[in-house]
RNA sequence: AAUCAACGCUGGCGGCGUGCCUAACACAUGCAAGUCGAACGAGAAAGUGGAGCAAUCCAUGAGUAAAGUGGCGCACGGGUGAGUAACACGUGACUAACCUACCCUUGAGUGGGGGAUAACCUAGGGAAACCUGGGCUAAUACCGCAUAAUACCUUCGGGUCAAAGGAGCAAUUCGCUUAAGGAGGGGGUCGCGGCCGAUUAGUUAGUUGGCGGGGUAAUGGCCCACCAAGACUGUGAUCGGUAUCCGGCCUGAGAGGGCGCACGGACACACUGGAACUGAAACACGGUCCAGACUCCUACGGGAGGCAGCAGUGGGGAAUUUUGCGCAAUGGGGGAAACCCUGACGCAGCAACGCCGCGUGGAGGAUGAAGCCCCUUGGGGCGUAAACUCCUUUCGAUCGGGAAGAUAAUGACGGUACCGAGAGAAGAAGCCCCGGCUAACUUCGUGCCAGCAGCCGCGGUAAUACGAGGGGGGCGAGCGUUGUUCGGAUUUACUGGGCGUAAAGGGCGCGUAGGCGGCGCGGUAAGUCACUUGUGAAAUCUCUGAGCUUAACUCAGAACGGCCAAGUGAUACUGCAGUGCUAGAGUGCAGAAGGGGCAAUCGGAAUUCUUGGUGUAGCGGUGAAAUGCGUAGAUAUCAAGAGGAACACCUGAGGUGAAGACGGGUUGCUGGGCUGACACUGACGCUGAGGCGCGAAAGCCAGGGGAGCAAACGGGAUUAGAUACCCCGGUAGUCCUGGCCCUAAACGAUGAAUACUUGGUGUCUGGAGUUUCAAGACUUCGGGUGCCGUCGCUAACGUUUUAAGUAUUCCGCCUGGGGAGUACGCUCGCAAGAGUGAAACUCAAAGGAAUUGACGGGGACCCGCACAAGCGGUGGAGCAUGUGGUUUAAUUCGACGCAACGCGAAGAACCUUACCUGGACUAGAAUGUGAGGGGAUAUCGGGUAAUGCCGGUAGUCCGGGAAACCGGACCCAAAACAAGGUGCUGCAUGGCUGUCGUCAACUCGUGUCGUGAGAUGUUGGGUUAAGUCCCGCAACGAGCGCAACCCUUAUCAACAGUUGCCAUCAUUAAGUUGGGAACUCUGUUGAGACUGCCGUUGAUAAAACGGAGGAAGGUGGGGAUGAUGUCAAGUCAUCAUGGCCUUUAUGUUCAGGGCUACACACGUGCUACAAUGGAUGGUACAAAACGUCGCAAUCCCGCGAGGGGGAGCUAAUCGCGAAAACCAUCCUCAGUUCGGAUUGAAGUCUGCAACUCGACUUCAUGAAGUUGGAAUCGCUAGUAAUCGCAAAUCAGCAUGUUGCGGUGAAUACGUUCCCGGGUCUUGUACACACCGCCCGUCACAUCACGAAAGUAGGUUGUACUAGAAGUAGCUGGGCCAACUCGCAAGAGGGGUAGGUUACCACGGUAUGAUUUAUGAUUGGGGUGAAGUCGUAACAAGGUAAC
Repeated sequence: AAUCAACGCUGGCGGCGUGCCUAACACAUGCAAGUCGAACGAGAAAGUGGAGCAAUCCAUGAGUAAAGUGGCGCACGGGUGAGUAACACGUGACUAACCUACCCUUGAGUGGGGGAUAACCUAGGGAAACCUGGGCUAAUACCGCAUAAUACCUUCGGGUCAAAGGAGCAAUUCGCUUAAGGAGGGGGUCGCGGCCGAUUAGUUAGUUGGCGGGGUAAUGGCCCACCAAGACUGUGAUCGGUAUCCGGCCUGAGAGGGCGCACGGACACACUGGAACUGAAACACGGUCCAGACUCCUACGGGAGGCAGCAGUGGGGAAUUUUGCGCAAUGGGGGAAACCCUGACGCAGCAACGCCGCGUGGAGGAUGAAGCCCCUUGGGGCGUAAACUCCUUUCGAUCGGGAAGAUAAUGACGGUACCGAGAGAAGAAGCCCCGGCUAACUUCGUGCCAGCAGCCGCGGUAAUACGAGGGGGGCGAGCGUUGUUCGGAUUUACUGGGCGUAAAGGGCGCGUAGGCGGCGCGGUAAGUCACUUGUGAAAUCUCUGAGCUUAACUCAGAACGGCCAAGUGAUACUGCAGUGCUAGAGUGCAGAAGGGGCAAUCGGAAUUCUUGGUGUAGCGGUGAAAUGCGUAGAUAUCAAGAGGAACACCUGAGGUGAAGACGGGUUGCUGGGCUGACACUGACGCUGAGGCGCGAAAGCCAGGGGAGCAAACGGGAUUAGAUACCCCGGUAGUCCUGGCCCUAAACGAUGAAUACUUGGUGUCUGGAGUUUCAAGACUUCGGGUGCCGUCGCUAACGUUUUAAGUAUUCCGCCUGGGGAGUACGCUCGCAAGAGUGAAACUCAAAGGAAUUGACGGGGACCCGCACAAGCGGUGGAGCAUGUGGUUUAAUUCGACGCAACGCGAAGAACCUUACCUGGACUAGAAUGUGAGGGGAUAUCGGGUAAUGCCGGUAGUCCGGGAAACCGGACCCAAAACAAGGUGCUGCAUGGCUGUCGUCAACUCGUGUCGUGAGAUGUUGGGUUAAGUCCCGCAACGAGCGCAACCCUUAUCAACAGUUGCCAUCAUUAAGUUGGGAACUCUGUUGAGACUGCCGUUGAUAAAACGGAGGAAGGUGGGGAUGAUGUCAAGUCAUCAUGGCCUUUAUGUUCAGGGCUACACACGUGCUACAAUGGAUGGUACAAAACGUCGCAAUCCCGCGAGGGGGAGCUAAUCGCGAAAACCAUCCUCAGUUCGGAUUGAAGUCUGCAACUCGACUUCAUGAAGUUGGAAUCGCUAGUAAUCGCAAAUCAGCAUGUUGCGGUGAAUACGUUCCCGGGUCUUGUACACACCGCCCGUCACAUCACGAAAGUAGGUUGUACUAGAAGUAGCUGGGCCAACUCGCAAGAGGGGUAGGUUACCACGGUAUGAUUUAUGAUUGGGGUGAAGUCGUAACAAGGUAAC
């Protein structure tokens, strides 16, 4: 785009079309083919009129109706598509091999006779249908005779064959017979054309042909007798499946593809099968006979029927109309005509089934109404839409008029089309969609549910994708969905595709058919080309006009259309036959090379075995072992022997062969290729469906052989297991001969042949030339075989004279993945199996090449307290603290590898507090605005666990103003607006933070390369802590990072000297005071370090190493500083915040309890285990902080914690203040004078309060622990280790945290390994990125398929049997009018009932073939959510894979 459509929702009008695609299933009822009295004979009734008493008769009805004989028609028209793969159809020829009623034209004729028969009457039979006998009668019915050609037959002499009359007064006319011609129609034959299957390859006996007959309108095996043995087939016979064919219709740019409804042409069929009759024509839809099935009637004896005609019914189905009107028109039959008949046809009805046209109103109308929806609460949208005002009336409805179709009459349609009038916006809009494709977006509901979905895919709490609302988009009396066809699809490729790696080159050759084929000459004209003629029906399509108001529709004209036929020409090319040529191909001659093949024979090294010698305890094997061998003497070693297999070095991306393949030497036989120079043949060529041959390894059969190796198998290991990898053994086999098998990643994953198209460089093997004494070298002509590479080609990778380039010829093969190279069938094979080779079902991918990452039990380089070298720890003990677990009313919550666990928490007795129990409040505990009010408020008492919960008492703000009042402060506070939530979601978020990582990376612009993803830059050579710097380079630059700038520390200077300092002077108990400004120190500003200088190395670079100077040397030490990103990392409980939830509670408040529990496990710490120590006594030396809600001196008390008291200090002024160390004494290696847990008693301090649950003190008590398993952590210098001090939090409460100083080491060879990181490279089936991906069995569910003892159908072959009706032959003793003979009787001719023969339908028997369905059981296959077992593959996938 289309549709004979159907379904869902909806539905105003008209025109034109269309309407059982399924059950060629069965049919009630009515109608669909009759007509002619001018062919013929006969001939009613009712009714009416009359007569008669009546019965009845007469006339009329009427020569009517109905029927019969006869003629024509019934073979047309109408229906359907079952069958048919065929001369059925289409197209074009032929018919001298034919027919043709009615019609037209022309010629001739139409004389004279005869015998019957239906109707009718009558007698019977039967239920009926109907039948039988007897009798009468007519014709355009039937039969002779005559006539007889231009007819027919013929032996060319001759012979044979007709007729009907009717009407009319008549003229005449309609007929009849015969012949010829025509028109139209039909029969037959042939060429060509149009479906699928080879898993159908052979078919055929009347088969093919001939001769002679028969039959027919006619040819012909159409049929028959005889003779011959043919005929068809790979250009697809036969068989099977499917199917009416065409003009045309749909689609498409076309070529094609699909279809064959309606209309038109042809064919076939008429319940199923068979058959003939009549006729011009039938083997006949509304005829006959027979058989069968079915239905109906029946008196059971018999009968009747055939809607695939029009309506209609049942049934089937997703689905398809009225039992209508009319012969008015068109057409048909009959008739002389009038006329009759006509479900053909013309109309109407039903159905949005299709196409076409029209309408459902138009204009104005904002404060932008109401309502609904959204909202950032401001507003926005529906929206000029509505209301409202003005206007119009198509269509419909009502009323009135009223055709054409009819050329004289006749109109079903139809009071229709059309015209007019009045009324009034009045009666008339839906459907689908809105994630992308694809035009159109929001809210709510739902929460992987419900659902959607054409493909991709949506839905797991913020869904533009589900459902609804609003809004929007599309089409519109329709809109969607489903089915089907073509297109898009160059996705079967003729136009117009491919085959190295995506699917696809046959394993290789020889060769048949076929296809294709070198250079000339003349001929022919089949192909080819041109022109002419015929035909190609109409309709349709196209164009141009015309008619319906337009369109659809219809009409007219033109044009198009064939692989058709005939004729006349042309001759380039192809073909054909002929005649030549030598460039293709081949033969001969001369050479050289070669693991080419087959056979025979010979050889040495090695392994193993046997024998003997020497010799002794091991050997062998592995990651390590063991099994195994060995004291019966192995391994080792020497000698001799046996036997089999394979041939080291040479050996080479070297040679040969068609491929498989071929490797010791020699001999014989033998194939092919190459080179050279000539001679010969003369296209002999290329390819190659079928066919034939060869064809690794494994395997099979028979017979040999068997050293080594080695499936299976046995044993030992490994392992969770180990039917493996490793080890020890070991049989088939491997070898030979003969015969099979016929497959490989049979690979260059690249068919064969020919020609052409820039180059470079090897190598093998020939020839020629130059040169050389020679080896050799150089140049060149061939043939092989490699590498690199231009153009071109290619998706890219790549390929490139050995093409995957440019062309030609021929063959093979492909058409998404899986199922499956499977099943079935067939062929081959001894078997294994091979060849050929599907479908159901299922998926939306499978696949190629390349890119970026990530990863690897891949590689290279580099770095890091990463390892190593060291020092000290943890893991063992006790305690502290955090976590898990458990417990609990609650033990609030969060954090979980590194990167949770002395973490949030810089400090849980109450508070904190979020948890639990119980009580209380409800616009609320807090805050803001705030009308209004004020006796605001304070205090006492009671009660309560607590609260203006209750009671009592007291008081009444400030300024201005005379006051009223005004202003302000404070307090209370209604209503209202904002409540509140440590409730949920860190996977909706912001912010902040951790981590890789202070690792050196991460990017961009322009350019260039690539079809592209992307690459380049950023890689490379050096160097660095560093993408730091240098050099090189299709790159040149730039940004965020690195570094530097900042702070601190180390040195110096200048300035400033108080509260700090004190060298000199004076003074004191004391830098105490005077004084000093030098020093220290404090603070501010500067200086200083830059590989700057020297040397060496390096590339003359960057830089490295060494040195000088310097307080400091190569980023001097430390800090702050954290790129792009990763981890849905952490945090909704700091804060903020979307959504959800909650509102007498999940909010607020109070008391008590809990967060402090305790069989246990882990992390982080403290104290120790002691003598480098402990205890006692004595003596020194810091830094940095902090202090008025505080730090607190001197002094007094207490053993002590502490108490009393309080100078000084808002701090360089006062205060807080060291410990290790050092000196001296004791302890002497013990569970101790170590260690301090635990427990008892007594106290101190803080605080409203130390019971749960604080810290400290004194006395007493004195656990474990004697240096810590596997494992594991920190640290490279003022570091580790060790020692104390301070601070934050804080009423009180550190073994924690953050800072501060004191004392102060050891070690680093080095980068193999572990861990982490960086760069380059490689592989990849990974991309959620190895915590990846993924395979197979088993179990379960389900689906389709195969096999299967069989079973049940369909179709069909062969053989036999059977034989209705009918036709033909024969017979016909029964029967018979016409003609002949005969006076007659009768006879003859001719026929017929019956019988019989042949053919033959339905049927029967037997045996096959094929196909469908079904079948216990069984086999594999597909799919399925998180099942089981392992880990096969992808990385070297952990044994490389195949």